[in-house]
C1' cells in the first nucleotide's frame, strides 16, 4: 500500500407493516417503523423472477360463402327404367374471410441491486 478476513470503534443502510403521492400493475418517491445487512453504495451487463395484456401477431375453437366427392327428399327428362341434370338437406375435404366471445403461445415494453452473478467505488484494522 494491496488482497483476504470481520473482533472492536464511529457511523451508516432499513423488511414486514401503516400513512401520503406516483403508476394499469409489477413496483417507485416521502414520512413513520425495524427485520436484517461487511458493501442491503451504484450500474438492469449475464442469468432469474415478477407487472400488464392496451395495440398487434401465430395456433386452436366458433361463425360464414365456396371447391370436390358421396348420401338422401323433390322436380326435369325417359313408353317403363337406367344413365344424367337441377334446387334443398347432411357429412367428409381444399381453401378464403370475420372473431364481439374463448383458450393457448412468441416476442417487443416495464420492474426487481434486500434473487444469484458481474463490474465499479468505499469506513475501520484486531486475531
Nucleotide at each position: 500500500u494491496u488482497u483476504c478476513c470481520g473482533a472492536a470503534a464511529a457511523g451508516g443502510u432499513a423488511a414486514a407493516c401503516c400513512c401520503c403521492g406516483g403508476g394499469a400493475a409489477a413496483c417507485c418517491g416521502g414520512g413513520g417503523g425495524g427485520c436484517a445487512c461487511a458493501a442491503a453504495g451504484c450500474u438492469g451487463c449475464g442469468g432469474g423472477u415478477c407487472c400488464a395484456g392496451u395495440a398487434g401477431c401465430c395456433a386452436g375453437g366458433u361463425c360464414u360463402g365456396u371447391u370436390u366427392c358421396g348420401g338422401u327428399c323433390a322436380g326435369c327428362g325417359g313408353a317403363u327404367g337406367a344413365u344424367g341434370c337441377u334446387u334443398g338437406c347432411c357429412g367428409a375435404u381444399g381453401g378464403g374471410g370475420a372473431u364481439a366471445u374463448c383458450u393457448g403461445g412468441a416476442g417487443a415494453g416495464g420492474a426487481c441491486a434486500g434473487c444469484c452473478g458481474a463490474g465499479u467505488u468505499g469506513c475501520c484494522g484486531a486475531a
Description
The RNA shown here (c-di-GMP-I riboswitch aptamer) has 127 nucleotides and comes from a Nitrospirota bacterium. Its mean pLDDT, the model's own confidence on a scale to 100, is 76. Taxonomically the source falls in Nitrospirota (Bacteria, Pseudomonadati). Rfam family: c-di-GMP-I riboswitch aptamer. Rfam links the family to the GO term cyclic-di-GMP binding. The sequence was found by an Rfam model in a public genome assembly.